This is a predicted structure of a 106-nucleotide RNA (Glycine riboswitch aptamer) from an Anaerolineae bacterium.
[in-house]
């Protein structure tokens, strides 16, 4: 060099009641609380193929190949759960780009 990781910086980044009810306060607003909807892209839970393991069968013999199983463990996503979150604008936002440091690897 190049590769995988993280950590700040720029940039772009979607969904779903600016609804209803109660309170504060600085009252055409603004925060908090509640009951009903409702979104999925912060985090979080789930899981298929494979793989491993067990146990069956299979095999001159075996802990080989190989074949089974409503066993058991492992397993990714933007699928799904909607607990957290959100639900105008802001803000935050998975991710993706650019540049910039650290880390392993080489």
């Nucleotide at each position: 060099a190049u590769g995988a990781u993280c950590c700040g910086c720029g940039c772009a980044g979607a969904g779903a009641g600016c609804g209803c009810c109660c309170g504060g306060u600085g009252u055409u607003a603004c925060c908090g609380g509640g009951a009903c909807g409702c979104c999925g892209a912060a985090g979080g839970g789930g899981c298929a193929a494979g793989c491993c393991a067990a146990c069956g069968g299979g095999g001159g013999c075996g802990c080989a190949a190989c074949c089974g199983u409503c066993u058991g463990g492992u397993g990714a996503a933007a699928c799904u759960c909607u607990c957290a979150g959100g639900u105008a604008c802001a803000a935050g936002g998975a991710u993706g780009c650019g540049g910039g440091g650290g880390u392993c690897a080489g």

Rfam family: Glycine riboswitch aptamer. Rfam's curators write: This family represents the bacterial glycine riboswitch.